[in-house]
RNA sequence: GCGCCCGUAGCUCAGCCGGAUAGAGCACCAGAUUCCUAAUCUGGGGGUCGCAGGUUCGAAUCCUGCCGGGCGCG
Numbered sequence: 001g002c003g004c005c006c007g008u009a010g011c012u013c014a015g016c017c018g019g020a021u022a023g024a025g026c027a028c029c030a031g032a033u034u035c036c037u038a039a040u041c042u043g044g045g046g047g048u049c050g051c052a053g054g055u056u057c058g059a060a061u062c063c064u065g066c067c068g069g070g071c072g073c074g
Stems, first nucleotide, its partner, number of pairs: 001073007010026004019057001028044005050066005
């Protein structure tokens, strides 16, 4: 330099042949329970979906460029 894959909550990821309020587990906060802690149960907060642009009535999802990470080729 070229090709392929990945980037979504603090972490690991699902969703990605366009449409509904953007989700799960763990973690975190509060409450219940307990003499206290842990465990368990209930509730809650937290996301410009890597960045920018394009297509579209509508984009996490399609297209283009860029950035970061991984693998392969030279």
Transfer RNA from an Alphaproteobacteria bacterium, 74 nucleotides, folded computationally. The source organism's lineage runs through Bacteria, Pseudomonadati, Pseudomonadota and Alphaproteobacteria. It matches the Rfam family "tRNA". The family's RNA type in Rfam is transfer RNA. Its family is annotated with triplet codon-amino acid adaptor activity in the Gene Ontology. The sequence was found in a public genome assembly.